[in-house]
RNA sequence: CGGGAUGUAGCGCAGUUGGUAGCGUGCGUGAUUUGGGAUCACGAAGUCGCUGGUUCGAGCCCAGUCAUUCCGA
Numbered sequence: 001c002g003g004g005a006u007g008u009a010g011c012g013c014a015g016u017u018g019g020u021a022g023c024g025u026g027c028g029u030g031a032u033u034u035g036g037g038a039u040c041a042c043g044a045a046g047u048c049g050c051u052g053g054u055u056c057g058a059g060c061c062c063a064g065u066c067a068u069u070c071c072g073a
Stems, first nucleotide, its partner, number of pairs: 001072007010025004019056001027043006049065005
């Protein structure tokens, strides 16, 4: 320098053909328990790496860019 993959909640990951952003774990509150653990109920937490574009509407499509990683030179 060229090409590919990955980037979504604290952490690990889904997200189909563009149409309300989810699961597990963790965290908070409550119930059961003497307490811990465990179980159950409820809840908080996301500008979907960043910027721009297309569209009535973008996690998804397009362009640029950043980080990590792989291959090639």
Predicted 3D model of a 73-nucleotide RNA (transfer RNA) from Agathobacter sp. Its Rfam family is "tRNA". Its family is annotated with triplet codon-amino acid adaptor activity in the Gene Ontology. The coordinates come from a structure-prediction model, not an experiment, and the mean pLDDT is 81. RNAcentral holds the sequence, with entries from ENA.